The RNA shown here (c-di-GMP-I riboswitch aptamer) has 91 nucleotides and comes from Clostridiales bacterium PH28_bin88. RNAcentral holds the sequence, with entries from Rfam and Ribocentre. Model confidence (mean pLDDT): 89 of 100. Lineage of the source: Bacteria > Bacillati > Bacillota > Clostridia > Eubacteriales. RNAcentral records the identical sequence in 2 taxa.

RNA sequence: AAUCGAAAAAGGCAAAUCUGCCGAAAGGUAGGGACGCAAAGCCACGGGUCUAAGGCGAGCGCCAGUUCGCUAUGAUAGCCGGGUUGCCGAA
Repeated sequence: AAUCGAAAAAGGCAAAUCUGCCGAAAGGUAGGGACGCAAAGCCACGGGUCUAAGGCGAGCGCCAGUUCGCUAUGAUAGCCGGGUUGCCGAA
C1' cells in the first nucleotide's frame, strides 16, 4: 500500500414514525426517534424502482373542465453495479 472485517477504542450516520417547512407528487429538509449501517460519506454514469407538474394521445362534456394511457426534464446513493474519498484493526 492492496485485500479483508474478528475483538476493541475514539467517534459517526439514522429506518419506520411524529411535528414544522418546501414540493403537483415521488420525495427533500429541520427537530424528536432508532430499524439497522464499515462507507447508511460523496457522485444519478449503467440497470432497477417511485412520481407525472408540464407535454403528447384518447374518451366524456353543460365547452368551465374532467377521466384514462404514455412520457423525466423530477426523485431514490438505506435497491444493485460502477466511480471517488475516508476512521480503526486481528488473521